Overview
Predicted 3D model of a 583-nucleotide part of an RNA (large-subunit ribosomal RNA, domain V) from an uncultured Pseudomonadota bacterium. It was read from a public genome assembly.
Context: one part of a larger RNA
RNA sequence: CCCGCGGCUAGACGGAAAGACCCCGUGCACCUUUACUGCAGCUUUGCAUUGGACUGUGAUGGAAUUUGUGUAGGAUAGCUGGGAGGCUAUGAAGAGUAGACGCUAGUUUGCUUGGAGCCAUCCUUGAAAUACCAGCCUGAUUGUAUUGCGGUUCUAACCUAGGUCCCUUAUCGGGAUCGGGGACCAUGCAUGGUAGGCAGUUUGACUGGGGCGGUCUCCUCCCAAAGAGUAACGGAGGAGUUCGAAGGUUCGCUAGGUACGGUCGGACAUCGUACUGAUAGUGCAUUGGCAUAAGCGAGCUUGACUGCGAGACUGACGGGUCGAGCAGGUGCGAAAGCAGGACAAAGUGAUCCGGUGGUUCUGAAUGGAAGGGCCAUCGCUCAACGGAUAAAAGGUACGCCGGGGAUAACAGGCUGAUCUCCCCCAAGAGUUCAUAUCGACGGGGAGGUUUGGCACCUCGAUGUCGGCUCAUCACAUCCUGGGGCUGUAGCCGGUCCCAAGGGUAUGGCUGUUCGCCAUUUAAAGUGGUACGCGAGCUGGGUUUAGAACGUCGUGAGACAGUUUGGUCCCUAUCUACCGUGGG
Numbered sequence: 001c002c003c004g005c006g007g008c009u010a011g012a013c014g015g016a017a018a019g020a021c022c023c024c025g026u027g028c029a030c031c032u033u034u035a036c037u038g039c040a041g042c043u044u045u046g047c048a049u050u051g052g053a054c055u056g057u058g059a060u061g062g063a064a065u066u067u068g069u070g071u072a073g074g075a076u077a078g079c080u081g082g083g084a085g086g087c088u089a090u091g092a093a094g095a096g097u098a099g100a101c102g103c104u105a106g107u108u109u110g111c112u113u114g115g116a117g118c119c120a121u122c123c124u125u126g127a128a129a130u131a132c133c134a135g136c137c138u139g140a141u142u143g144u145a146u147u148g149c150g151g152u153u154c155u156a157a158c159c160u161a162g163g164u165c166c167c168u169u170a171u172c173g174g175g176a177u178c179g180g181g182g183a184c185c186a187u188g189c190a191u192g193g194u195a196g197g198c199a200g201u202u203u204g205a206c207u208g209g210g211g212c213g214g215u216c217u218c219c220u221c222c223c224a225a226a227g228a229g230u231a232a233c234g235g236a237g238g239a240g241u242u243c244g245a246a247g248g249u250u251c252g253c254u255a256g257g258u259a260c261g262g263u264c265g266g267a268c269a270u271c272g273u274a275c276u277g278a279u280a281g282u283g284c285a286u287u288g289g290c291a292u293a294a295g296c297g298a299g300c301u302u303g304a305c306u307g308c309g310a311g312a313c314u315g316a317c318g319g320g321u322c323g324a325g326c327a328g329g330u331g332c333g334a335a336a337g338c339a340g341g342a343c344a345a346a347g348u349g350a351u352c353c354g355g356u357g358g359u360u361c362u363g364a365a366u367g368g369a370a371g372g373g374c375c376a377u378c379g380c381u382c383a384a385c386g387g388a389u390a391a392a393a394g395g396u397a398c399g400c401c402g403g404g405g406a407u408a409a410c411a412g413g414c415u416g417a418u419c420u421c422c423c424c425c426a427a428g429a430g431u432u433c434a435u436a437u438c439g440a441c442g443g444g445g446a447g448g449u450u451u452g453g454c455a456c457c458u459c460g461a462u463g464u465c466g467g468c469u470c471a472u473c474a475c476a477u478c479c480u481g482g483g484g485c486u487g488u489a490g491c492c493g494g495u496c497c498c499a500a501g502g503g504u505a506u507g508g509c510u511g512u513u514c515g516c517c518a519u520u521u522a523a524a525g526u527g528g529u530a531c532g533c534g535a536g537c538u539g540g541g542u543u544u545a546g547a548a549c550g551u552c553g554u555g556a557g558a559c560a561g562u563u564u565g566g567u568c569c570c571u572a573u574c575u576a577c578c579g580u581g582g583g
Base pairs, nucleotide, nucleotide: 001583002582003581004580005579006578007577010575011574012573014570015569022404023403024402025401027400028399029396030395031394032393035201036200037199038198039197041194042193043192045190046189047188048187049186051154052153053152054151055150056149057148058147059146060145061144063142064141065140066139068137069105078136079135080134081133082132085119086118087117094113095112096111097110098109099108100107101106158181159180160179162178163177164176165175166174167173204216205215206214213233217239218238219237220236221235222234240385241283242342243341247301248300249299250298251297252296253295256276257275258274259273260272261271281290282289284347286345287344288343305328306327307326308325311322312321313320314319317386330339331338332337353379354378355377356376357375358374359373361372362371411458412456413454414453415452417451419447420446421445422444423443424442428438429437465540466538467537468536470532471529472528473527474526475525478503479502480501481498482497483496484495485494486493505519506518507517508516509515546564547563548562549561550559551558552557
C1' cells in the first nucleotide's frame, strides 16, 4: 500500500413521511353565535272540507207604528202634491187611570166612564193644516229577511291504541253495531311572527413573519440628487367646506411695529406726532403669490350667463386642467375695456337602478296611453374612497389539502446596538501622594458565550430544554508551578506578568440549566464544540388528541396561567475510529 473479518455510531445537513409548527390560497371541512340570507318546525289570521236549532249583540233591505218646538203666531207647523169637506151610536167633547216621548210647553197610545158633538176653511207665516189621502226626508220602536260576531245545544260530515260481532285459526287491516268526542280537532291554500333545529356563504388588504396597533381618498411642504417624475409603517401639517357676498364692475384707500405725548386707560382700546417699511392682511393648512394690489372701503349690480371652442398641458385608461376667439342676450364704466364665480393649488365618488321637471324624439294593426330615449337635476363616510352583493361575524389543540425557506419559531450565517473582557485620558478617593489599590465625566478596541437586528442555506423535515454516557479544544487560570509591585514586618493577602502538564465534590429542594442550603476539598475555573453528544440512552419540562381549575369570551373556544394523563422507528453502504487476519 492492497484485500478481508469483528466492533462502534461522530459525519455523509444519513433513511423513512411533497413539515403537523408558522405564513400564504379571494383553498376545503366541521363547530359557534344577538354575522348575512334562507328552509324545516311551531304559531297567528282568513277561506275551504263545514251542517241544524236556540239565544245575545251589530249591519243592511223592505213592512208597520211613530218622530219633528228659530222668530211671529191660538201652538211642538218636517217637505211636496191632491183636496172642500172629513171623523162620529162599530160611541164625539169632557173626566179618571196607566204607559211612551219631551225643548217641561205639551204631544201621543191603551183601558174605564160619558152620551152628541169635534176639526178644517177664517188672523199672523218664506211655507197651511195630522180635516182627510198619497209619496218622501231625519231619528226611534216593533216584528221580519239576509248577513257578521259571541254563547249554548244537536247529529249527520269528521275523529275514536273504548266495548261486542264478522272476514278469521290473527293485539294488523277492513266492515257492522253500541258508546265517546264533534262542526271543534285535523288537513289544504294564502298570510304575519318566531326560528343555529338545519342549510348555503361571508368574515379586506398593506405589514421588515403573522397577530395586536396604525393606515387605505384628496391638498401643501421636505426627502427629490437646480426640467418633469420618483419609494419607505420616512419627517411635518391640513380637507370631506364656506360665501347671494366673501361674486361682477367703477371709483377710492394702505397695513403692522417701535418711541414719545394724552381723562378714566393698565404691556395691549380710541387720539396725535416722529421713525421704520410689508414684519400686516388673504374665510380655513402649507407653499407660491399679491402695493397696478389678489389686502381695505363705497356706488350700481347678477357674467356664480346660454350655445360653442382654435390650440395646448397632464394622465395606461377612465379622467383632470388651462384657454384666446365666435354667436345670442346682460351688468358696471364717459370710454378704452372688464365680467363664463371666489389670489391659486384640497372641499370628493365611475357604472347600474330609481325619483322629479322639460322635450318639433319613439309609441308592437291604427289613434292615444304606458314604457323608453334625449336635456336638466336629485338619491352612496359605495371613507377598504377605480366603488365584487340590495344584503354577511367568529372558532378549530379534531382538523384537512395545495404551496413557501418568497415568511416566523431551533440551529448556523452577517452585524455587534446590548453583553463580556481589555486599553487611553486622569477629576477625585487613598492622613500627605492620581496610577499599592479604587477610579467619575469621556474616548478607543477585542471577543462572538447574552438579549436583539437582518431574513442569507434548510419548510419534497437540519428533532427542541434538562439529565446520563463519552468526551475534545481555547485561556480571559479555580488549584498546583515561576515571578514583579505593594499602603508586602511575619502568617494571611491585594494586584499584575509567565504558565493549559495534571487536577478541578458528594448530597437535600426543583423537570430544571441556574440558584439556595448542608458537608467536604489544594481547587470545587470561565467558555467553544448545531446553547458538543436522542441512526448512543432517558423523556421529568415544553409542544397534539382526554379531563379539570382560575380568568377571558353570548358561544364555539382561548391563555410564555395552573393541574393530571399521554406510542422516542432504523438489521450500518461509504468516510472516520477501535481491534484482528491475509497478501